[in-house]
RNA sequence: GAGUUUGAUCCUGGCUCAGAAUCAACGCUGGCGGCGUGCCUCAGACAUGCAAGUCGAACGCGAAAGUCCCUUCGGGGGAUGAGUAGAGUGGCGCACGGGUGAGUAACACGUAGGUAAUCUACCUUCGGGUGGGGAAUAACCCAGGGAAACUUGGGCUAACACCGCAUAAUGCAGCGGCACCACAUGGUGGCAGUUGUUAAAGCGGGGGAUUUUCGGACCUCGCGCCUGAAGAGGAGCCUGCGGCAGAUUAGCUAGUUGGUAGGGUAACGGCCCACCAAGGCAACGAUGGGUAGCCGACCUGAGAGGGUGACCGGCCACACUGGGACUGAGAUACGGCCCAGACUCCUACGGGAGGCAGCAGUAGGGAAUAUUGCGCAAUGGACGAAAGUCUGACGCAGCAACGCCGCGUGGGUGAUGAAGCUUCUUGGAGUGUAAAACCCUGUCAGUGGGGAAGAAACGUACCGGUAGUAACUGACCGGUGCCUGACGGUACCCGCAGAGGAAGUCCCGGCUAACUCCGUGCCAGCAGCCGCGGUAAUACGGGGGGGACGAGCGUUGUUCGGAUUUACUGGGCGUAAAGGGCGCGUAGGCGGGCCUUCAAGUCGGAUGUGAAAUCUAACAGCUUAACUGUUAGUCUGCACUCGAUACUGUUGGUCUUGAGUACAGUAGAGGAAAGCGGAAUUCCAGGUGUAGCGGUGAAAUGCGUAGAUAUCUGGAGGAAUACCGGUGGCGAAGGCGGCAUCCUGGACCGACAUUGACGCUGAGGAGCGAAAGCUAGGGGAGCAAACGGGAUUAGAUACCCCGGUAGUCCUAGCCCUAAACGAUGAAUGCUUGGUGUGGCGGGUAUCGAUCCCUGCCGUGCCGAAGCUAACGCAUUAAGCAUUCCGCCUGGGGAGUACGGUCGCAAGGCUGAAACUCAAAGGAAUUGACGGGGGCCCGCACAAGCGGUGGAGCAUGUGGUUUAAUUCGACGCAACGCGAAGAACCUUACCUGGGCUCGAAAUGUAGUGGACCGGAGUGGAAACAUUCCUUCCCCGCAAGGGGCCGCUAUAUAGGUGCUGCAUGGCUGUCGUCAGCUCGUGUCGUGAGAUGUUGGGUUAAGCCCCGCAACGAGCGCAACCCUUAUCUCCAGUUGCUACCAUUUAGUUGAGCACUCUGGCGAAACCGCCUCGGAUAACGGGGAGGAAGGUGGGGAUGACGUCAAGUCCUCAUGGCCUUUAUGUCCAGGGCUACACACGUGCUACAAUGGCCGGUACAAACCGUCGCAAACCCGCGAGGGGGAGCUAAUCGGAGAAAGCCGGUCUCAGUUCGGAUUGUAGGCCGCAACUCGCCUGCAUGAAGUUGGAAUCGCUAGUAAUCGCGGAUCAGCACGCCGCGGUGAUACGUUCCCGGGCCUUGCACACAC
Repeated sequence: GAGUUUGAUCCUGGCUCAGAAUCAACGCUGGCGGCGUGCCUCAGACAUGCAAGUCGAACGCGAAAGUCCCUUCGGGGGAUGAGUAGAGUGGCGCACGGGUGAGUAACACGUAGGUAAUCUACCUUCGGGUGGGGAAUAACCCAGGGAAACUUGGGCUAACACCGCAUAAUGCAGCGGCACCACAUGGUGGCAGUUGUUAAAGCGGGGGAUUUUCGGACCUCGCGCCUGAAGAGGAGCCUGCGGCAGAUUAGCUAGUUGGUAGGGUAACGGCCCACCAAGGCAACGAUGGGUAGCCGACCUGAGAGGGUGACCGGCCACACUGGGACUGAGAUACGGCCCAGACUCCUACGGGAGGCAGCAGUAGGGAAUAUUGCGCAAUGGACGAAAGUCUGACGCAGCAACGCCGCGUGGGUGAUGAAGCUUCUUGGAGUGUAAAACCCUGUCAGUGGGGAAGAAACGUACCGGUAGUAACUGACCGGUGCCUGACGGUACCCGCAGAGGAAGUCCCGGCUAACUCCGUGCCAGCAGCCGCGGUAAUACGGGGGGGACGAGCGUUGUUCGGAUUUACUGGGCGUAAAGGGCGCGUAGGCGGGCCUUCAAGUCGGAUGUGAAAUCUAACAGCUUAACUGUUAGUCUGCACUCGAUACUGUUGGUCUUGAGUACAGUAGAGGAAAGCGGAAUUCCAGGUGUAGCGGUGAAAUGCGUAGAUAUCUGGAGGAAUACCGGUGGCGAAGGCGGCAUCCUGGACCGACAUUGACGCUGAGGAGCGAAAGCUAGGGGAGCAAACGGGAUUAGAUACCCCGGUAGUCCUAGCCCUAAACGAUGAAUGCUUGGUGUGGCGGGUAUCGAUCCCUGCCGUGCCGAAGCUAACGCAUUAAGCAUUCCGCCUGGGGAGUACGGUCGCAAGGCUGAAACUCAAAGGAAUUGACGGGGGCCCGCACAAGCGGUGGAGCAUGUGGUUUAAUUCGACGCAACGCGAAGAACCUUACCUGGGCUCGAAAUGUAGUGGACCGGAGUGGAAACAUUCCUUCCCCGCAAGGGGCCGCUAUAUAGGUGCUGCAUGGCUGUCGUCAGCUCGUGUCGUGAGAUGUUGGGUUAAGCCCCGCAACGAGCGCAACCCUUAUCUCCAGUUGCUACCAUUUAGUUGAGCACUCUGGCGAAACCGCCUCGGAUAACGGGGAGGAAGGUGGGGAUGACGUCAAGUCCUCAUGGCCUUUAUGUCCAGGGCUACACACGUGCUACAAUGGCCGGUACAAACCGUCGCAAACCCGCGAGGGGGAGCUAAUCGGAGAAAGCCGGUCUCAGUUCGGAUUGUAGGCCGCAACUCGCCUGCAUGAAGUUGGAAUCGCUAGUAAUCGCGGAUCAGCACGCCGCGGUGAUACGUUCCCGGGCCUUGCACACAC
């Protein structure tokens, strides 16, 4: 920096990712080289080999094989090998080097010091010395013991082994005295003061004179030895400071703390011991438990920090486990000893041996870590005079991509671009200059040659020089020559051939660079977080393509970072996690003004130290880099010293403003104790009085005729204190309320006297602490957990009612918690204002301050700056600052468990982890929702009328049934819906029979024939098959064209799936009044404003106001129709006037009606009233019509993954002798049942019979059909007229007039059934309609519930049309007759504003 909480936003907050690193491991892959690194686990066990020896110039002894000589040929002896090998005595080393990190929380480590409390072999420098004696012992020899390891006894022998003696100092000890230093004991120098005491070893080279037992003595040189002083390096001890976590470890300690005397040590010291005293440590964390080697450094980080302590280097500790000492300069000793233990091995069972955390190596453990290699050539070490020997230290090599670094796997040219593969809209696109091809190069590997540096010393030979000596050699120094390489025939160099031998891994939804196809279908799987996968997956698996890194790439683990997510740098606590319930107060922290002292903190300079390596910079060496070297810097620290004195601190003094005390006043439910009232409830007694009272939404339980309730009088008892009473007062908080008394705490104001910083905060501590609860004793009126009863309810362990015990009250003692809240710790200072209120004071005016102005203290509200995530806070801060305390660090688990502590108990305080989630949360926004509120609409209710639900039938659906009962539609918004009409067809379903380029369409090629038409056979038909008839147009012809079959091919076809892949269309909210945008403004933002508000409207219609101003889609209007009229036009329409007639029939006319065109008319225009004078509303006039005149068409942004793949179109999938297509028959019409929608009724506002009146709209040539005739009728015959204002359907019906029926299952009702007919049609069996006669079912107005309708509407009456051969109670239209509404409390739905919200797939 990013992802992730939400519909979206801001914040808080956690989780996760991108980076770097690694002693790593795992998966896939793997060409070369350089430099590094390599048991993190079992401080578990170890076979085998090696890792510490050396010196003959300290000492004694002393072989053998082999060879040669002699020989009696058996062997023996001698020489050589050889004073060699070898063991032994002795010296030095073995305390170094190498390994490991178990233990250790410690002076173990780091750093700075001390040692005046110490030691130091080998090395260096300086002084002195090295005289003279003695006794042994191993080896060896002899004799034994034992299986072995080993060991015993006797005898011989040497030394630089061992022991006396001498000498001796600047050694050591005692005594005396001087100077200097010092922190006490003391130290140093020095008086060569004095007394005592302590030593030694020889070996080698050379040599002139002298001497000799011929070894030497003696001289000299070297090495060694003894003693003393000093140095260097090393070691011991002591001290300051520093570095782990936890208090759910708070007290620990008897050698403990100190002293005296002694012992012990190289040395101080309770290190040890005897005695004496009673101390010592600890909240600045003792003690106990846990974990851990420490550091230089390494990783990370901007830094501060955090993590680590592999490799390299310093220190420490350890060496099978535990303990112990010896030797030694040094050890309490890795490859030494003793004891004990465990384990392993040998054994003759008696007894012995061993210690890889040295280098290799083995098995084991483990995710995991190498060769039983070469060499002492170099560097370093031990011994030696030296040569040299030893050295698994070390130098090299081997194994491992374990890490870092470098190189290569080729370079150039090369197509509008091969093939393959992928994709595709089939045109193309991608892989891709990539390949091929052509031209080059030659690193690495391969091969043939050459071939290093690392080597200089030591030594040796020769030459020269220096000190000493009588002199030389030797020693030392210099020069020349010679000798020495594990790595290794390695690095490197030259040649040869040839692109030849050398690329993978992970990823591609977002974070995060990189996209498509197929497969799969919440399966298989992926996943770091969010999350993908349920049939179109850029997220799974594969392919293609792409991205990243590259001999590696990913994964896992771990660390730091990001994380300001423990915040020193650098966070917070009103509501997100977080202020202790409150005050008092201890330690601690912090602290007013002035002068002064010191210099601890602080600041500056110098010095020492801060090892090397590391790190940084420059330069240099390997071809480069890694790596390495040189120089410089750094090492931020500590100590010491010199200085500065502002600030903090320290010393002394002073001041008054902080704080306190004294004085004069004031207010108050502040506290405690004891006392006194009145009202009310209840109870008791009595009187009056009678049937109820009480209680609730309604009731009941309960009380009451044994006299309640009500009412009056008297009494008892307990508790609480109406009104005043107030965001009034007091108190630290909890809290405090009748009146008066006693005692008592605090606050405020005013004056100004006094003390002189006496202050603030406050871990622990102790105190106070509502209610409930507990203990003991009282008290108990009312109220009231528990409990009982009555109701409510599906239940009701509740809410409501009747009772009722603890308790509530008092005294004494516990408990110690609360939303103990202002969810806001205390204190101090500073920072614009307004307005209330309580207390005290001052001023002004006035006769008079309760009123006006003002100071201080308290308590509220509103608001500026500022702050805040926002809400909000705002002199009573959540602003600006300082001091101190408490607390927080994701949610859950959990304030739980365990432990501790307190409590009589209940329980309180303290207070985790495992596990689990990717969130939990705060504030605000927009919606939706609410049995929240306000305003307003709607046949929403109400007021009515008529229905449905009951009956019969029709029709649709469910269910069931069936071979099939094709499919779809399911709350409103499916169910007389798609379907404006299933006998065949339709038809998609079932059974059976056929066809396969196909029933229909297109292109191409071939072939036949005109097409058409007619007649047979089989068959249910489709179909199969036979026969007859017949060729068209253009062109001379060749040929071309048209039509119909057949064959082949490319294709077709699908009412198969997915309406949740879609288009289009449609339903619904809803003809509801809404839905948005631009610019501006406000807000961190989501968003808000506009669109809210006051009116008004059918309306976001309009007016006014307004940080908004405008605009768009909707509303309205424009369109159609209807209602009035003018004008125009009069046939098929009309008929007033004139004729005529049975009849507008005809002449005539176009006035009227009517028809159908252009127009007019209505706009709150006029009057009046209301209203803001507006918008608009009420009323009225006029008018055919009045406030949108009535009706229709018209449906905003969107919602319902609403409906439709079976109208059509269409992606994908499926099917192709079938899921296509043709045909016959069947089915969609089934039937125990359930529901929806209708029709007809149940009758008298009616039925029946007779007579009689008045429509509109529509239809008709494949048709409507008149007159007339036949039939009871359906209908039949007939055919005039009509392509229609002309003819026809066509008789309208209810109505009106008259008659009859008289309340009944009827003269109501017509189902059902029988029978006889008619019509349409190829065909009415399944399965049509109609008619006559006969039959005459249920049904007497319909439970709960529910539907429609506000005017020419409901209701009621008939007429027409579409579909259609036929079939209508359905649907779509038409006219006739013609009702009711106080109103908006409630139900339902909707609109606007507001409020709450833990909802947002939104109750």

Annotation
A computed fold for a 1403-nucleotide RNA from an uncultured bacterium, annotated as small-subunit ribosomal RNA. Model confidence (mean pLDDT): 84 of 100. The sequence is in RNAcentral, with records from ENA and Greengenes. It matches the Rfam family "Bacterial small subunit ribosomal RNA".